Parts: sequence; structure tokens; C1' cells
RNA sequence: GCUCUGAUAGUUCAAUGGAUAGAACAACUCUCUCCUAAAGAGUAGAUCCCAGUUCGAUUCUGGGUCGGAGUA
Repeated sequence: GCUCUGAUAGUUCAAUGGAUAGAACAACUCUCUCCUAAAGAGUAGAUCCCAGUUCGAUUCUGGGUCGGAGUA
């Protein structure tokens, strides 16, 4: 250089065109407890960037950034 692949919450992962992007752990609040831990209930929190296709994009297309693998 070329090819393939990945980027979603603080972390690990789902969702592959359609209703409010979901779960676990973590964080915060409340209950319980003399206190802490554990347990229970609740709250907030995310689609790498730009453009395109579409009534509608996390998903499809093009370009870019970053990470990984292969190849000479």
C1' cells in the first nucleotide's frame, strides 16, 4: 500500500430498516439496619464524525478518524 473487521451508557454486551435504543455490573436516591455490608425499590446515563438513500437509519451506501487481523 491492498483486503477484511470493529467503534452503542462509566465497563461488558444486545438490538440488522419501524412504537420510548435494552440488559448486567458500576453510580446516585429511598426502604431495611444502632452503623456498615447484603437484600429490595427507584432515578439518571449511550449509537465515532461528515454526507447520501429512505416516509423512517444503530442497521444500508460513500468518505474520514481510531483500534484489530491478514497479505507482499
A computed fold for a 72-nucleotide RNA from Prevotella sp., annotated as transfer RNA. Rfam family: tRNA. Rfam classes the family as a transfer RNA. The source organism's lineage runs through Bacteria, Bacteroidota, Bacteroidia, Prevotellaceae and Prevotella.